[in-house]
Context: one part of a larger RNA
RNA sequence: CGUUGGAAUAUUGAGAGGAACCAAAGAUAGUACGAGAGGAUUUUUUUGGACAAACCAAUGGUGUAUCGGUUCUCACUCCAGUGGGAAACGCCGAGUAGCUAUGUUUGGAUUAGAUAACUGCUGAAAGCAUAUAAGUAGGAAGCUAACCUCAAGAUGAUUAUUCCCCAUUAGGCCGCGGGAAGAUUACCCGAUUGAUAGGUGUUAGGUGCAAGGUUAGCAAUAGCUUCAGCCAAGACAUACUAAAGG
Numbered sequence: 001c002g003u004u005g006g007a008a009u010a011u012u013g014a015g016a017g018g019a020a021c022c023a024a025a026g027a028u029a030g031u032a033c034g035a036g037a038g039g040a041u042u043u044u045u046u047u048g049g050a051c052a053a054a055c056c057a058a059u060g061g062u063g064u065a066u067c068g069g070u071u072c073u074c075a076c077u078c079c080a081g082u083g084g085g086a087a088a089c090g091c092c093g094a095g096u097a098g099c100u101a102u103g104u105u106u107g108g109a110u111u112a113g114a115u116a117a118c119u120g121c122u123g124a125a126a127g128c129a130u131a132u133a134a135g136u137a138g139g140a141a142g143c144u145a146a147c148c149u150c151a152a153g154a155u156g157a158u159u160a161u162u163c164c165c166c167a168u169u170a171g172g173c174c175g176c177g178g179g180a181a182g183a184u185u186a187c188c189c190g191a192u193u194g195a196u197a198g199g200u201g202u203u204a205g206g207u208g209c210a211a212g213g214u215u216a217g218c219a220a221u222a223g224c225u226u227c228a229g230c231c232a233a234g235a236c237a238u239a240c241u242a243a244a245g246g
Base pairs, nucleotide, nucleotide: 001153005164006163007162008161009160010159015150016149017148018147021049022048023047024046025045026044027043033038051107052106053105054104055103059101060100061099062098066094067093068092069091070090071086072085073084074083075082076081111145112144113143118138119137120136121135174246176190177189178188179187196242197241198240199238200237201236202235203234205231206230207229212225213224214223215222216221
């Protein structure tokens, strides 16, 4: 832009894509078969491998400044304490959210139809024979459906319901607060009749017991106060700040 007024929600499915795998073990059964040795078709159950999708409760990874330890150096402010720098975390020990696999869950089930090679029935042309000429039956991991996903630009542009406009400001867009959405776009949510983000409070969780004081020790240091102190992304609550406008 079109679909012949605008929109919201739902919907049909022409068509397109994905998937389709394999093995072992148990039972059938040491049965059929075979002199024996050996040893099934079939039906069924379970497990596993590779592959694929989703996910983060658990197991782990990461987690660049969340907590702690620690060396050198500089600064504040002398001690104590704290902060800056140390090749884009100085080094080290941990680690929330998120992301993630090597982790977890799930999947390839079943059925129908038309067939291939192949196998048949009845059966003439051709008194026989012949699965074929008329007629008729089976038959594959393959094909068409069934399963999953997309799908009316399917210009052949579907359909249904509701609201509104035209006829009283409906609807959309920019802009604004944001997002498990995202390169930009797009998408989604919110905008005071508000929990959208920040802040704050409580809390989960992380780190691991702060500073100051006091006690013991000559001191390094240790104990107590103290499961303390501090804290990113999590949860709940709360209009304190920013979404009130154009």